[in-house]
Context: one part of a larger RNA
RNA sequence: UGACGGGGGCCCGCACAAGCGGUGGAGCAUGUGGUUUAAUUCGACGCAACGCGAAGAACCUUACCAGGGCUUGACAUCCUACGAAUUUUGUGGAAACACGGGAGUGCCCUUCGGGGAGCGUAGAGACAGGUGGUGCAUGGUUGUCGUCAGCUCGUGUCGUGAGAGAUGUGGUUUUAAGUCCCGCAACGAGCGCAACCCCUGUGUUUAGUUGCUAACGAGUGGUGUCGAGCACUCUAGACAGACUGCCGGUGAUAAACCGGAGGAAGGUGGGGAUGACGUCAAGUCCUCAUGGCCCUUAUGUUCUGGGCUACACACGUGCUACAAUGGCCGGUACAAAGAGCUGCAAUACCGCAAGGUGGAGCAAAUCCCAUAAAGCCGGUCUCAGUUCGGAUUGGAGUCUGCAACUCGACUCCAUGAAGUUGGAAUCGCUAGUAAUCGUGGAUCAGCAUGCCGCGGUGAAUACGUUCCCGGGCCUUGUACA
Numbered sequence: 001u002g003a004c005g006g007g008g009g010c011c012c013g014c015a016c017a018a019g020c021g022g023u024g025g026a027g028c029a030u031g032u033g034g035u036u037u038a039a040u041u042c043g044a045c046g047c048a049a050c051g052c053g054a055a056g057a058a059c060c061u062u063a064c065c066a067g068g069g070c071u072u073g074a075c076a077u078c079c080u081a082c083g084a085a086u087u088u089u090g091u092g093g094a095a096a097c098a099c100g101g102g103a104g105u106g107c108c109c110u111u112c113g114g115g116g117a118g119c120g121u122a123g124a125g126a127c128a129g130g131u132g133g134u135g136c137a138u139g140g141u142u143g144u145c146g147u148c149a150g151c152u153c154g155u156g157u158c159g160u161g162a163g164a165g166a167u168g169u170g171g172u173u174u175u176a177a178g179u180c181c182c183g184c185a186a187c188g189a190g191c192g193c194a195a196c197c198c199c200u201g202u203g204u205u206u207a208g209u210u211g212c213u214a215a216c217g218a219g220u221g222g223u224g225u226c227g228a229g230c231a232c233u234c235u236a237g238a239c240a241g242a243c244u245g246c247c248g249g250u251g252a253u254a255a256a257c258c259g260g261a262g263g264a265a266g267g268u269g270g271g272g273a274u275g276a277c278g279u280c281a282a283g284u285c286c287u288c289a290u291g292g293c294c295c296u297u298a299u300g301u302u303c304u305g306g307g308c309u310a311c312a313c314a315c316g317u318g319c320u321a322c323a324a325u326g327g328c329c330g331g332u333a334c335a336a337a338g339a340g341c342u343g344c345a346a347u348a349c350c351g352c353a354a355g356g357u358g359g360a361g362c363a364a365a366u367c368c369c370a371u372a373a374a375g376c377c378g379g380u381c382u383c384a385g386u387u388c389g390g391a392u393u394g395g396a397g398u399c400u401g402c403a404a405c406u407c408g409a410c411u412c413c414a415u416g417a418a419g420u421u422g423g424a425a426u427c428g429c430u431a432g433u434a435a436u437c438g439u440g441g442a443u444c445a446g447c448a449u450g451c452c453g454c455g456g457u458g459a460a461u462a463c464g465u466u467c468c469c470g471g472g473c474c475u476u477g478u479a480c481a
Base pairs, nucleotide, nucleotide: 001481002480003478004477005476007475008474009473010472011471012470013469015465016464019429020428021427022426023425026320027319028318029317030316031315032314033313034311035310042053043052064306065305066304067303068302069301070300073127077126078125079123080122081121082120083119086103087102088101089100090099091098092097107116108115109114129295130294132293134291138289139288140284141283142282143280145278150191151190152189153188154187155186156167157166158165171182197272198271199270200269202240203239204238205237206236207235208234211230212229213228216227217226218225243266246260247259248258249257250256322422326381327380328379329378330377331376332375338369340367343362344361348357349356350355388419393414394413395412396411397410398409399408435457436456437455438454439453440452441451
C1' cells in the first nucleotide's frame, strides 16, 4: 500500500421489510447429470453451466457409430500426356461409384506445323486436408463484479539516510453520480458520471397519396364507394418546449433540498443504446484467425443405414391444470407491431375439420397473412374427480418433403391418467410495472410450451434500515500478500 475481520461509523440496491404472483407436489415440454449403448458427437458447471452455443438433429445438418468406397484426394496453385466443352443412354450396386454404348467437334491467335483460354480424364510429386490436442502459448470476441462510481496522471508540497509512499481523491454539506458547493499544500488534467444519439409523451409549421372525411354533390341494402377537399386523424421532415427558469420556506449569503404556481410533461419526464482502470490463467482453438504439437491409403474425404430422440432415476427452466372471478354454447366490440415473389394469397366451391380446388390482387400506408383474445350481452352446468383437467392409448385422415418405422406437425372419432393449490426451502416484481389476454417475427420444406418484439385489460404495497445478501467511502486491528 492492499486484502481480510462473526471491528466501528456513514450511505445505497426488490437486499430485507410491506405486498402481489410463482417455483418446490401432478402431467407434459425442454436442457443437464447419471445410467445404458456400436454410437448415444462436442463444448458450457456457484452467482456469471443446465429452453445455454442450437434463430429450429427425419436425410442433409453431423462433428458420433456400423458397413461400402477413394488416396495429389471433396477443395487451392504448379507440371506432363490425351481429349473440345457439353449432352443422352445401358448394366451392376443400398448409394457412393464401377464398367460400357451413342451424339458432338466449338472460341481466340496462327508462319496452317501448331499454340492459348476453359473444362474433363490419366500420371508424378511439391502439397492439400483435419469440428485432431493445447482458451494454461495467443488475436479477436463475450460473460461477470456493475451503469457500481470509481481508476489514474503531470507539476508542486510533505516524508526519509535513500525509498516505499502520502497529499490532490482524507473535512462539512449535497447528489443517481469523484454530481456540485464551501473549506483545505495543493494547482490542474485524463478515462469514466452527465450531456451530445434513438424511441416515446405536447404543440406549431411544411407536405397530402396508397392515408383521412368536417362541409357540398352523386350513388348504394350498406360502406370514403365516387366527384371533391386536406379541416380532423395519421404519416415524416423542420422547429418550439423543461432550464430548479419563477414564487415561498429550510440551508452557511453556497451547493442543494422541501412545498407551490404555470404547464402535455418537473426536477435525470419514461424507455433504449452507451459498460472506466481492472478482477475471475472466467468462456470460446467447434464462428473466424493463429504459434508450436499430432494424423497423412488416415485423426483426411465420400456414400448408405443408424445415433445425437435411449430410460430404474436426480436436478434446473417452462407449459397446462387442479375450476364457478370458472367450463361449454350463441351473439357482439375494440389493437399495435411485423412478414410477403421459390412469396402472401382474397371472393367462390368441396370437406365436420386439418385441409383441398381455383386463382382476383399485391415487390405492398393500396393487396394479403388477419377472425385479435381476454371484454360485454344472453343461455346452460351447481361443487362432483364433475360438462373441471387433459396425459395416455386405439382407429381414420391432412400437410410438408426423395422419404415421416426408428423420429414431424396438425385434424376428426373414441379413450379420459395424475391432479382438489403443493414440505423444508426458494424466485420475480415499485407503474402502464406485476399479473393476465391475445398477436407478429427470426430460424425454417415441415416442426416453438423456447427466443425476440407488439399491443389489450390492469393492481397491491413500501412504516422503515434492526437483521440476511451484494456494493461504495472513511476509520481501526492483523502472526496474511